The RNA shown here (c-di-GMP-I riboswitch aptamer) has 84 nucleotides and comes from a Bacillota bacterium. Of the family's consensus pairs, 100% are formed in the model. Rfam family: c-di-GMP-I riboswitch aptamer. Gene Ontology term of the family: cyclic-di-GMP binding. About the family: GEMM was predicted in a large-scale screen for bacterial structured RNA regulatory elements.
């Protein structure tokens, strides 16, 4: 450098969007339908950032998380193929 045997994956999640005499004051969730995208878009609300105020607080506007958002951004655990 060339031949010649030989794989393994070919699969997972799911956004906007539309349903539900759903939950939730809401932001948002949870099923189903759909696929924008994602190689950790798996889980963790630990640190930031964002949303949203029932309550409370003020009272012209308005403040505030212990709620929410893991597909914002970091950070922790866990994992799937695979020449080399």
């Nucleotide at each position: 450098a060339g031949u010649g045997u030989u794989a393994a994956a070919g699969g997972g999640u799911a956004a906007a969007c539309c349903c539900a005499g759903c939950c939730g004051a809401a932001a948002g969730g949870u099923g189903g339908g759909g696929a924008c995208a994602c190689a950790a878009a798996g889980c963790c609300a630990u640190g930031g950032g964002u949303c949203u105020a029932a309550g409370g607080c003020a009272u012209u506007a308005g403040c505030u998380a212990a709620g929410a958002c893991c597909g914002c951004c970091a950070g922790g655990c866990c994992g799937c193929c695979g020449u080399a």